[in-house]
RNA sequence: UACGUGCUCCGGGGUCGGUGAAAUUCCGAGCCGGCGGUCACAGCCCGCGACCCGCGUCUCCCUCGGGAGAGGCGGUUGAUCUGGUGGAACUCCAGAGCCGACGGUCAAAGUCCGGAUGGGAGGAAGCACGUG
Numbered sequence: 001u002a003c004g005u006g007c008u009c010c011g012g013g014g015u016c017g018g019u020g021a022a023a024u025u026c027c028g029a030g031c032c033g034g035c036g037g038u039c040a041c042a043g044c045c046c047g048c049g050a051c052c053c054g055c056g057u058c059u060c061c062c063u064c065g066g067g068a069g070a071g072g073c074g075g076u077u078g079a080u081c082u083g084g085u086g087g088a089a090c091u092c093c094a095g096a097g098c099c100g101a102c103g104g105u106c107a108a109a110g111u112c113c114g115g116a117u118g119g120g121a122g123g124a125a126g127c128a129c130g131u132g
Stems, first nucleotide, its partner, number of pairs: 001132008009123002015029004031110001032100002034048004043098002052075004057070005080096005102114003
């Protein structure tokens, strides 16, 4: 220095006003944007992950009905236009829009509470081991 393995690390946002018996859930304004790719920087271009659904597998428990956990495969999975610059941008600049799992809740949630001290894409800052 390169590669491999393991560990560690890595997600933002409810503020003000209004209505109401009750809302951080409704209304007005404001606020937020994981990871890889791309001729140039992306919530809304192409993918990935998370949530949810289905089907095998393995392990454990069992009152033999079933229950719990791990991992695999498959499915589902939101939203953008106009003008400008440029060789090149749905990515930049200007303007106007749009989107955001599931369960809970005195009343409907991207933002509150919960599963979650969880899972995980991908990355490389660190550590350890191994190989060249």
Predicted 3D model of a 132-nucleotide RNA (FMN riboswitch aptamer (RFN element)) from Isoptericola luteus. It matches the Rfam family "FMN riboswitch aptamer (RFN element)". Its family is annotated with FMN binding in the Gene Ontology. About the family: The RFN element is a highly conserved domain that is found frequently in the 5'-untranslated regions of prokaryotic mRNAs that encode for flavin mononucleotide (FMN) biosynthesis and transport proteins. It was read from a public genome assembly, where an Rfam model found it.